[in-house]
Context: one part of a larger RNA
RNA sequence: UUGGGCGUAAAGAGUUCGUAGGUCGUCGAUUCGGUUAUUCAUAAAAGACUAGAUUCAUCGUUUAGAAAUGUGCUUAAAACUAAAUUUACUUGAGUGGGGUAGAAGAUUACAGAAUUUUGAGAGUAGGGUUGGAAUCCGCGAACUUUUUAAGGAAUGUCAGUGGCGGAAGCGGUUAUCUAGGCCUUUUACUGACGCUGAGGGACGAAAGCGUAGGGAUCAAACGGGAUUAGGUACCCCGGUAGUCUACGCCGUCAAAUAUGAGUGUUAACGUUGGGAAAGUUCUCGGCGUACAGCUAACGCGUCAAGCACUCCGCCUGGGGAGUACGGUCGCAAGACUGGAACUC
Numbered sequence: 001u002u003g004g005g006c007g008u009a010a011a012g013a014g015u016u017c018g019u020a021g022g023u024c025g026u027c028g029a030u031u032c033g034g035u036u037a038u039u040c041a042u043a044a045a046a047g048a049c050u051a052g053a054u055u056c057a058u059c060g061u062u063u064a065g066a067a068a069u070g071u072g073c074u075u076a077a078a079a080c081u082a083a084a085u086u087u088a089c090u091u092g093a094g095u096g097g098g099g100u101a102g103a104a105g106a107u108u109a110c111a112g113a114a115u116u117u118u119g120a121g122a123g124u125a126g127g128g129u130u131g132g133a134a135u136c137c138g139c140g141a142a143c144u145u146u147u148u149a150a151g152g153a154a155u156g157u158c159a160g161u162g163g164c165g166g167a168a169g170c171g172g173u174u175a176u177c178u179a180g181g182c183c184u185u186u187u188a189c190u191g192a193c194g195c196u197g198a199g200g201g202a203c204g205a206a207a208g209c210g211u212a213g214g215g216a217u218c219a220a221a222c223g224g225g226a227u228u229a230g231g232u233a234c235c236c237c238g239g240u241a242g243u244c245u246a247c248g249c250c251g252u253c254a255a256a257u258a259u260g261a262g263u264g265u266u267a268a269c270g271u272u273g274g275g276a277a278a279g280u281u282c283u284c285g286g287c288g289u290a291c292a293g294c295u296a297a298c299g300c301g302u303c304a305a306g307c308a309c310u311c312c313g314c315c316u317g318g319g320g321a322g323u324a325c326g327g328u329c330g331c332a333a334g335a336c337u338g339g340a341a342c343u344c
Base pairs, nucleotide, nucleotide: 003316004315005314006313007298008297012312014203015202016201017200021196022195023194025089026088028086029085030084031083033081034080035077036076037075040072041071042070049065050064051063052062053061054060092193093190094189095188097185098183099182104178105177106176107175109173110172111155116150117149119147120146121145122144126137127136163170164169208249209248210247211246212245213244218242222238223237224236225235260311261310262309263308264307265306268289269288270287271286272285273284274283275282276281293300294299317344318343319342326337327336328335329334
C1' cells in the first nucleotide's frame, strides 16, 4: 500500500460557515465516449507450451508453430450507462403570507434578600472556631440587637427526566434592537438552486496575558495556629493576584453522547415539551422500556452502535513522546504541525 477499522481495545477534528474537489431527483432531445462485434497493424529475441531434427536413449542444442485473453486504427450494432448542451416537471431544497413557545444574543434602566464595611442608640464580657484546641476579634465596648449609609457581586422560591442555542454555553424584572428553529394552510412562487467539504474564515469554558477601571464575597501564592516522627498538605485564623467591567490577545479541556455531517429505510408501548387539528390523530423535540438486527461483551436499538448510500477527518504494538529539531502563530505562557535512535 491493500485490507480491516474508529462508544469503552489505537482511532470522529471543540463547533460551524464555506472555496476547490467528490457526489447527487424525474421525463425527453442532440452530441460525444464507455460497451460488444469486426478489419488491418502491432505486441523484439530468449524462457514456458506443442511438433520435428540431432542422440541407442535422455539432457542439451537447433528448426517451425501456437500462445501472449493486450493496445491502436477501420466499419457496424444498439440493450445498458458516464459526460456536455438543451426543452420541460415538482416530490428534494428554498422564498412569501398566518401563529405560538423559549435561561437564544446585544444594549439600557430598575428591584428585593444576603455578605462585608460605616455612623448612631441599647445591653455587658465574652465572641469566634474546632474532633479538641490555639492563632484571631473584644472594656479604645466586640458578639447580640435597633436604625442609618456605602459599595460590589450573584439572582432564592417558580425549577422539572423542563426549555433555547451550531458548539462553548444561557436563569431577577423592564424596555429597545437582532437571529434561528417549529407548526400550519385553498396551499401561492422559484425550479435541483441539493449533500459533503482538502485548504481557508468565524465562534470557542476556565485559567492566563496587555491597557484602563472596579474591588463586596470567595480565594492560588504567602504569613500565622494546629495536627504529625516530619507535614512545603488535609483542619483553623488571616490574605495578594485573580474572581467583576470595557477593549485587545490566547485557542486549550474527560471541549464527552468518549458515538463526524447528510439522506433513505426497518415492530410496538409508556412518558414529557412546542404546534396543528378535532375527538383522536398528525408533526417537530427530550426521556424510558423493548421486537428484529447488531456487538468480544457491556450494551445500542426510528435520537442506532440495525440495513444501505454520499462526502470529510482519523487509526495501524507498548515505551521513548505529543518529546527533540525545523517551520507557522503568540507580548509571554505556550499552541499547531511533528520524528528518530534506543528499548521491551
Small-subunit ribosomal RNA, central domain from Hydrurus foetidus, 344 nucleotides, folded computationally. The source organism's lineage runs through Eukaryota, Stramenopiles, Hydrurales, Hydruraceae and Hydrurus. Model confidence (mean pLDDT): 85 of 100.